[in-house]
Context: one part of a larger RNA
RNA sequence: UUGGGCGUAAAGAGUUCGUAGGCGGUUUACCAAGUCUGAUGUUAAAGGUCGAGGCUUAACCUCGGUAUGGCAUCGGAAACUGGUAGGCUAGAGUGCAGUAGAGGCAAGGGGAAUUCCCGGUGUAGCGGUGAAAUGCGUAGAUAUCGGGAGGAACACCAGUGGCGAAAGCGCCUUGCUGGGCUGUAACUGACGCUGAGGAACGAAAGCCAGGGUAGCGAAAGGGAUUAGAUACCCCUGUAGUCCUGGCCGUAAACGAUGGACACUAGGUGUUGGUGGAUUCGACCCCUCCAGUGCCGUAGCUAACGCGAUAAGUGUCCCGCCUGGGGAGUACGACCGCAAGGUUGAAACUC
Numbered sequence: 001u002u003g004g005g006c007g008u009a010a011a012g013a014g015u016u017c018g019u020a021g022g023c024g025g026u027u028u029a030c031c032a033a034g035u036c037u038g039a040u041g042u043u044a045a046a047g048g049u050c051g052a053g054g055c056u057u058a059a060c061c062u063c064g065g066u067a068u069g070g071c072a073u074c075g076g077a078a079a080c081u082g083g084u085a086g087g088c089u090a091g092a093g094u095g096c097a098g099u100a101g102a103g104g105c106a107a108g109g110g111g112a113a114u115u116c117c118c119g120g121u122g123u124a125g126c127g128g129u130g131a132a133a134u135g136c137g138u139a140g141a142u143a144u145c146g147g148g149a150g151g152a153a154c155a156c157c158a159g160u161g162g163c164g165a166a167a168g169c170g171c172c173u174u175g176c177u178g179g180g181c182u183g184u185a186a187c188u189g190a191c192g193c194u195g196a197g198g199a200a201c202g203a204a205a206g207c208c209a210g211g212g213u214a215g216c217g218a219a220a221g222g223g224a225u226u227a228g229a230u231a232c233c234c235c236u237g238u239a240g241u242c243c244u245g246g247c248c249g250u251a252a253a254c255g256a257u258g259g260a261c262a263c264u265a266g267g268u269g270u271u272g273g274u275g276g277a278u279u280c281g282a283c284c285c286c287u288c289c290a291g292u293g294c295c296g297u298a299g300c301u302a303a304c305g306c307g308a309u310a311a312g313u314g315u316c317c318c319g320c321c322u323g324g325g326g327a328g329u330a331c332g333a334c335c336g337c338a339a340g341g342u343u344g345a346a347a348c349u350c
Stems, first nucleotide, its partner, number of pairs: 003322004007304002012318001014201004021194003025088007033081002035077009049065006091191001092188003095184005103177007110154001115149007125136002162169002206247006215241002220236004258317006266295008275286002299306002323350003332343004
């Protein structure tokens, strides 16, 4: 707990879908809940306040008045919000015609390279490093030629290029399938935005079961280095990395920037599309839309910087922050096979 904030100071949930809720285009009529207005009643007395009065004054006491506001009842208004009914098409969606893409899933195929195996040639070294050694090699290695096996990844194209909600996606072909963009304006007629809970997806590592294992490679062993060297370097090498099924649910899950809509100078690249002009045609040029970069005006910012892809100007909804440490810890709860995750304090201390 008001306020002020959340790119870098504390703070945007990893992402999306969506329930409740909050908010919501344009027009007509009605209702009158909110709203506005009038009247009446009530809001005890004391107290407070204003005025008057009584004790010599004051304190004190007595009398009278009292606003603003609240609540209730009755009457009225109808612009706005809301409700009901009926329209509209600028939001949203559908259709139709095109279009780009590593979007997803599955199946099949391909070549280069590493390693291993077999065979040929061939002989004493190879490998590795700062230098070496461990290691491999006369049981014929390294090198080189031919053949074969197997796994993993797809050079060039490749691009502040593309696609996807994010995580992420890159050899080729086929099948199935999601979304986008452009044009049109035939259809629906506000069907929208956000979204507490909730659900789904979610890199790597890790876990369970079964397979697979070429290369790489935590752990481990050995060789070096060093004062030491539980490291950096070297030689090996198991899990793992790969596949299928199931868990985990976290990351500097980053643009460290939630989503939607509207408005607010320009310049210059690039990707996809439309229209125009031109041309034999493509390009170039002009225009519109959607993305993706750079620079920059106003404005914003503590500064750095941001600047139509806003961190500018506004509206709506959600999440989050509130000094450092203790601590993302303890306890409890929920989830998980476990690892752990989510939620999340306090004492104490500065």